A computed fold for a 1493-nucleotide RNA from a metagenome, annotated as small-subunit ribosomal RNA.

[in-house]
RNA sequence: AGAGUUUGAUCCUGGCUCAGAUUGAACGCUGGCGGCAUGCCUAACACAUGCAAGUCGAACGCGAAAGUCGCCUUCGGGUGGCGAGUAGAGUGGCGGACGGGUGAGUAAUACAUGGGAAUCUACCCUGCAGUGGGGGACAACCCGAGGAAACUCGGGCUAAUACCGCAUACGACCUACGGGUGAAAGGGGGCUUCGGCUCUCGCUGCAGGACGAGCCCAUGUCCGAUUAGCUAGUUGGUGAGGUAAAGGCUCACCAAGGCGACGAUCGGUAGUUGGUCUGAGAGGAUGGCCAGCCACACUGGGUCUGAGACACGGCCCAGACUCCUACGGGAGGCAGCAGUGGGGAAUAUUGGACAAUGGGCGAAAGCCUGAUCCAGCAAUGCCGCGUGUGUGAAGAAGGCCUGCGGGUUGUAAAGCACUUUCAGUGGGGAAGAAAGACUGGUGGUUAAUACCCGCUGGUUUUGACGUUACCCACAGAAGAAGCACCGGCUAACUCCGUGCCAGCAGCCGCGGUAAUACGGAGGGUGCGAGCGUUAAUCGGAAUCACUGGGCGUAAAGCGCACGUAGGUGGUUGAGUAAGUCAGAUGUGAAAUCCCCGGGCUUAACCUGGGAACUGCAUUUGAAACUGCUUGGCUAGAGUCCGAUAGAGGGGGGUGGAAUUCCAGGUGUAGCGGUGAAAUGCGUAGAUAUCUGGAGGAACAUCAGUGGCGAAGGCGACCCCCUGGAUCGAGACUGACGCUGAGGUGCGAAAGCGUGGGGAGCAAACAGGAUUAGAUACCCUGGUAGUCCACGCCGUAAACGAUGGAUGCUAGAUGUUUCCGGUAUUGACCCCGGAGGUGUCGUAGCUAACGCGUUAAGCAUCCCGCCUGGGGAGUACGGCCGCAAGGCUAAAACUCAAAGGAAUUGACGGGGGCCCGCACAAGCGGUGGAGCAUGUGGUUUAAUUCGACCACGCGAAGAACCUUACCUGGGUUGGAACCCUCCAGAAGCCCGCAGAGAUGUGGAUGUGCUCGCAAGAGAGCUGGAUGUCCAGGUGCUGCAUGGCUGUCGUCAGCUCGUGUCGUGAGAUGUUGGGUUAAGUCCCGCAACGAGCGCAACCCUUGUCGUUAGUUGCCAGCGGUUCCGCCGGGCACUCUAACGAGACUGCCGGUGUUAAACCGGAGGAAGGUGGGGAUGACGUCAACUCCUCAUGGCCCUUAUGCCCAGGGCUACACACGUGCUACAAUGGCCGGUACAAAGGGUUGCAAACCCGCGAGGGCAAGCUAAUCCCAAAAAACCGGCCUCAGUUCAGAUUGGAGUCUGCAACUCGACUCCAUGAAGUCGGAAUCGCUAGUAAUCCCUGAUCAGCAGGCAGGGGUGAAUACGUUCCCGGGCCUUGUACACACCGCCCGUCACACCAUGGGAGUCAGUUGCUCCAGAAACGGCUGCGCUAACCCGCAAGGGAGGCAGGUCUUUAAGGAGUGGCUGGUAACUGGGGUGAAGUCGUAACAAGGUA
Repeated sequence: AGAGUUUGAUCCUGGCUCAGAUUGAACGCUGGCGGCAUGCCUAACACAUGCAAGUCGAACGCGAAAGUCGCCUUCGGGUGGCGAGUAGAGUGGCGGACGGGUGAGUAAUACAUGGGAAUCUACCCUGCAGUGGGGGACAACCCGAGGAAACUCGGGCUAAUACCGCAUACGACCUACGGGUGAAAGGGGGCUUCGGCUCUCGCUGCAGGACGAGCCCAUGUCCGAUUAGCUAGUUGGUGAGGUAAAGGCUCACCAAGGCGACGAUCGGUAGUUGGUCUGAGAGGAUGGCCAGCCACACUGGGUCUGAGACACGGCCCAGACUCCUACGGGAGGCAGCAGUGGGGAAUAUUGGACAAUGGGCGAAAGCCUGAUCCAGCAAUGCCGCGUGUGUGAAGAAGGCCUGCGGGUUGUAAAGCACUUUCAGUGGGGAAGAAAGACUGGUGGUUAAUACCCGCUGGUUUUGACGUUACCCACAGAAGAAGCACCGGCUAACUCCGUGCCAGCAGCCGCGGUAAUACGGAGGGUGCGAGCGUUAAUCGGAAUCACUGGGCGUAAAGCGCACGUAGGUGGUUGAGUAAGUCAGAUGUGAAAUCCCCGGGCUUAACCUGGGAACUGCAUUUGAAACUGCUUGGCUAGAGUCCGAUAGAGGGGGGUGGAAUUCCAGGUGUAGCGGUGAAAUGCGUAGAUAUCUGGAGGAACAUCAGUGGCGAAGGCGACCCCCUGGAUCGAGACUGACGCUGAGGUGCGAAAGCGUGGGGAGCAAACAGGAUUAGAUACCCUGGUAGUCCACGCCGUAAACGAUGGAUGCUAGAUGUUUCCGGUAUUGACCCCGGAGGUGUCGUAGCUAACGCGUUAAGCAUCCCGCCUGGGGAGUACGGCCGCAAGGCUAAAACUCAAAGGAAUUGACGGGGGCCCGCACAAGCGGUGGAGCAUGUGGUUUAAUUCGACCACGCGAAGAACCUUACCUGGGUUGGAACCCUCCAGAAGCCCGCAGAGAUGUGGAUGUGCUCGCAAGAGAGCUGGAUGUCCAGGUGCUGCAUGGCUGUCGUCAGCUCGUGUCGUGAGAUGUUGGGUUAAGUCCCGCAACGAGCGCAACCCUUGUCGUUAGUUGCCAGCGGUUCCGCCGGGCACUCUAACGAGACUGCCGGUGUUAAACCGGAGGAAGGUGGGGAUGACGUCAACUCCUCAUGGCCCUUAUGCCCAGGGCUACACACGUGCUACAAUGGCCGGUACAAAGGGUUGCAAACCCGCGAGGGCAAGCUAAUCCCAAAAAACCGGCCUCAGUUCAGAUUGGAGUCUGCAACUCGACUCCAUGAAGUCGGAAUCGCUAGUAAUCCCUGAUCAGCAGGCAGGGGUGAAUACGUUCCCGGGCCUUGUACACACCGCCCGUCACACCAUGGGAGUCAGUUGCUCCAGAAACGGCUGCGCUAACCCGCAAGGGAGGCAGGUCUUUAAGGAGUGGCUGGUAACUGGGGUGAAGUCGUAACAAGGUA
C1' cells in the first nucleotide's frame, strides 16, 4: 500500500465483499509448565447460611460462672479467698457520612475545563485566654405486671468526661450604640508537711491554618422538526421568612415579563471524565479493570441525631414480596465477601491471614477490619520456556502417486553418540520485619535523679502466603502437539468416492461421470499450547469528503421571481484591539502513551526521572489582515436628459379568408371514406355550384436557430393604460451592493366550482372495419372539454435535463438593435464601440460524449440538492385543497448489482452502394399417374445402427456371407501372445451322429539341426495347468485425434512497426474511381507484410519441333481390294518439349491513373472454356459403426461359433428419380458417325444351335495390335391418323436362361400371353445463361449375380436476359439498440400457487404521561395545649410562674382512587399493495422506425 465482483471487452460512477488491528468475549477441536493480569456485559431478578463496624474500665455505676484453695457441716450444704473488678449487659465518648458495591435513574440539581463570593468544617496544627463554685435526675440493678414472641409498662435505688443553673469573659455574637447575651470536666502518673506542687491526656471561648464540603457563573457535552411553540412562582421588583450560605428557596404585594429556528418544549437513548481501541493524521467507536466526580441501596415518601446524612449492614410511614405466629401481632432487605436459585452463548472458593499496607477506637498493650495481602478455579488475555540435540542412505518397511522407469513421505524413522531445561523424587534455602516488649545510655519537661516524651545501644518476640522464590543432587529421551487451510482474492495439489445428489460458500461462485471448490486419503502451506468459527469496533471507505467528494447525460440545480433573517462585500485615512500573532504566569490530579534509566535470569510486569497533556484562564505587547467607530472618494449600484427596437402585459373596438349551419336558386345519382371496405349522408333531392344570412373560434402569406418577457409564455389591425431593456452625452447620490433559510407572488396543459358560449376539433361513448381476439391503431358519428368572466388547483421531459452574482482567460464567422469614423448628393460597402442571439474553434476542463468570453475553463460569495438498486416519491403523521390530488417523507424485507459514456460484433417489418439463375425474360421439369429408391410413421420376435439445410446419404451394389438385429442350438482362458508339462512333425484322406456349429472314430505320413545310438533341440499342430489377460459394431462425437460437411470459390481474415485514444479499440482495411476479386489506381498517419483472390498445375482449343509402332496413307508399286504388303511418315493421331494472349497495338472516355468501350490482327481477346485448389473462422455440425483413443460398463456374457429368419413388412406422409400420357411420335426395314474406358479367377472374336435370354466349340489379347463393341438419337423408305390407340407399359399367368452350395421369403434377364393408372398435372416449387439447357446413347467402379442410383464419355443442340422495384442469400459503408447464448435475442403486466415482511382494520391488552377532582400515612413547621411536668425564678410553706411533654388542629405531601385526554407498543376477523420463487396461464407494452416513434 490494496484486491475481488456489473461488461463480449473498456473507461467511469457506485454499492457489496476480503486481507489488518482489537475484545471483560462465547462456541468447536486440542491441551505440558511458569510469571503477570483479568473474570455476571443478561434479571438494579429473588435470596438459605456464615462473615463484612466496632472500640474505650486511663469517663461511670453494677457485676457473674466453671474451676481451685481454705473453714464449717445436720453430709443436703453453707461460707471465705483466688478466678476477677474478668466475662457480661448498661450510662457515657468517639466511630457507624470512611472503606466496599452497583450504574437503575439522570441530557442537566450531572460531568469536564476555567473562573467567582455570600459559607460551614469533628478529629489535626499554631496562637491567645480559661478550666471556679453548685444542683437535680435517668439506665443498669431490685421488686411487680402484661405478652406466644418481638418487646413493653409500673414502682424503688444509684454514678459520671451524661444533664442543668450560678460566677467569670481576652476574643466572640446582638445592638436602638445606651447596653445586652453566651463557657467549661474531669481522668491517669509521681511527690506531698495533705495545704498543695508537678507531668500528661482531656474540656471551654476566640482567631488563624490545613483538610473536607456546600453555592454561583461561562464554555463544552447523543439522536429526532413526521416534536414549533413553551412558561402563573412563570420573569423581574419591594418587603418578610428561611438556610451554614447568595437566591422565587418560600410567602405577601406590584409589574408583565422570561425561553425559542444559534432549535425552546416534547419524545427516545445514555452515568460522566482521565483514558481505551482504531487511524498517517483529522476523526470514528467506546467508558470493563485502575483512578477522579456523581447517583443509588427492595419501590416511593419523610425525618432525627450529628462537624458532616436526609444515612447500603439508622429510624418512621405507605406499597410489593418473603418468613414466624398461640391469628392478637411481629421480623426482613447481599447493587459488601463467599455462596444458592433463576435468566443466559457466558463469567470463579460458602478458602487463609491480619504477617505487610491502610482504616476505626484506645495513653498504650491491643481489639476489630470479606478494605487489603495471599491462596484456589478458568489457555480469558499478554509474556516466557519446553516437548530434545548431533550423526545417520540400504534413500528400509509401510502409506500415497505413477508415464511402471520411478517419485514422494525423507535424515524423517530405526540405529549410534550425547544433553537433562520444565515436570518428578530427595535435600538445602533468602527477602518481604519495621515496629512492639524488656533493659541500659542521653536530651527535653519538672523542685525532682519520679512519671512522660524524643534519640540511641543490647536482649527478645511477630510470616497468612509456604512443601515460597532460588540453589544442589538423582534417574531417564524419559511425562509433554495440535488446529485451520490448500479454485481466485491468498501461502499451499494430487488420487479415490459422489454425480445439480450429498454437500460447500466471506465475495465471485463450485457439484448434472474425468470436481486442485463436496467427502476421505497422501502430500503441502500457515500459526503453534494453541488454532479456527461466531459476535462486536475502527480501518481499508476520499462510501458524509474540516484535512478530503460531487450535482449537462451516472444519485443530485427548487418551474420562475421578489424579498426577511442570516452569510458576504469596492477604494482611502484615523482610532480601537473583539478575532489574529508573540512573550510571560497559573492551571491542565495520579495512573496511562512516548523517551532515558533501574528491578525481577529475560519478557510481560513493576518502578525513578523527563517530556507530553495540542486545552482553559490571566497578563504584557504588536496592529498587517478581518471586525467595530469615524472622516473622505467614485471604478460597483442608482437617479436625471435625449433617442431606439420589440408577437412584453391589461382593457376596448374593428377586419377579411376558411369550416359548419340556415334560407333560396341551378342540378341529378350518387357522395363520403379507406390499404381495401363498411358504418354514415342522399330521389323527402345529398355531394357539386351560385346568392343571401347566422354564429363561434383561430389569425395564412410576411416568418427568419428573427424579436420581447423572470419563467410559464407571447403572432390580424386600430385606440387607451402600463412594465422592462439598449444606446449616446454629461450632471448628481456616495457602497446605497450580491445572495437569500423561512415567507410572498407568478406559474403550460389537464382538472374543479358558478354563470355564459359552443363553429371546428374532440377524451368518454356508439357504430363500421382490421384481427385468432382488437375494450387499440384506420373510418363514420359524438358528449364533457377546448372559448369568455370570476374563483380554485400548483403540477410538467416547467429542459440548456446546466441556480444566481462578479471578475479574468486566443480567435473566426453569421444574424438582430443602437452609436461613431472614412468616403459619398445619398444609400451600400469598409473600419470601430456597446447590448442580444447562433455556428465553429485555441488553451483548459471532462469517464467519455462534449463544453469552450452565452464555459461544463480559472477564481470569489451566497442558496438549493445528492450518497447502491428495488420497496417508494409509497405507508403513517402533519400542512394545503371543494374534490382530484399536492408538499413534506420513512421502515421492514430483498438483490449484488442498478447505472453513465464509449468500443467491437450481431440484429432491424433503418438507410445507401454492389453481387449471385436471387428476381425478371426464357427452356425443361417436380407437385397429379405407375414403378424404383430413401426417410418418417406404423407393424414386428427382429424389421440393426447412424445422419435431418447433407431423406438414390454412410451403402462403389442385404438371397447365405456381409450383419452389427431377432429366434433357437452350442461354447467359456476362449479366434491371439508368453511360460511350463504331455503327445504328435506338419499335412492329407475316409466314416458316423447332428440343421450346423460341434462331437466322435479310423487310415496315411514322416521332414530339419546335433548325435554312432539312445535321446535332445528349433519350428509347427493338438491337449492340459497358471498368471498378466483376450474379446465387445457395448456407452459417452458434450472427454478426444484424424477425416468430412456447411456458410462459400463468398472476398474476405489478420499481423509487425508507427500514429491516435486513459482504455476496449481505431488507423492501415475507410474515401473517389475500377474490378470476377481487399483486382488495380489515386488520395490519405500511415508504411509494409502474411493467409485468402489471381497466377503457377491438369485438361481442352491453334501452330511448330522431336519421335513414327500396335497409329496414319498424300504420292509410287503390289494386292485376295482389307494400310493387307513393299514403302513413306507429308497428313490424322499419339506424347514429350516449345510457341501463342500481354489490354501488347489503334481510337475514344477517364484525373496525364487504374480501368472501361470500340476496332485491327489472330485458332483464341480481355480470368478463352472446364477442372483441381476451400483463408481466419462458425455450427459443443457429422462420425467412438472405417481407424486410433481417455474414462465407464460386460467377462459361463453386452464375448465367440452355428442354422433359420429379419434389414425386402405396409393404412399412410414426404423427398429424389425412371417411364409415360404420344404424330417434333410409335413400329418395321435399311444406311452412317464417337469419345472415354475395361479385360488373364478376365475380355472373348469368328463359326454352329436357340425366336430370345443364352449355350457349345474356340482363334486372339497381359492390350494405340485382340476382345467387350451394336453406339443411339440422326438420315432414307414404309405403315399407323388422334383413339386410352400399333400411345403407355404396371400388374398377373405360363414357359425359360444365367450367376451362385442355394434365387420360397428375396436376383437379373428372355419368350408367349395379360394390358392397370395415365390424355401434360391444384396450392406450391426446382434446374439452367452456350457447346449450356434439353435430348440421345456409350463406358466404368462396386460386383459370383443384381443399376432406373452414382462417377465419367461423347452425339445432336436451342431460347432468353428490358432491367435491379420486389423475393432469397451474400459483401462494403452508415444509423439505432435495453441484444452479446447475440431477434429462435431481450422483456412487461394481470391471473393462478407457495412463502416472507409490511400498511389499514370493528376492536382489545399493556406501558407512559398531561389536566381536573377525591382522599391523605409518616414527618418537619405553625397554632393550641383541659391533662402531665425534677433542675431555673418568686415564695417560710402550700403553691404559682417560665420552659417542656402528651394530646388536638392546620399548611405541604407519597402511595392510593375516580374521570378525561395525548403518545408508544403488542395483538386481531377481514383487507390493500409489495417482495421472492421451478420449466404455470393470457397476451406482446418497451428495446430496431419494436412494426401506431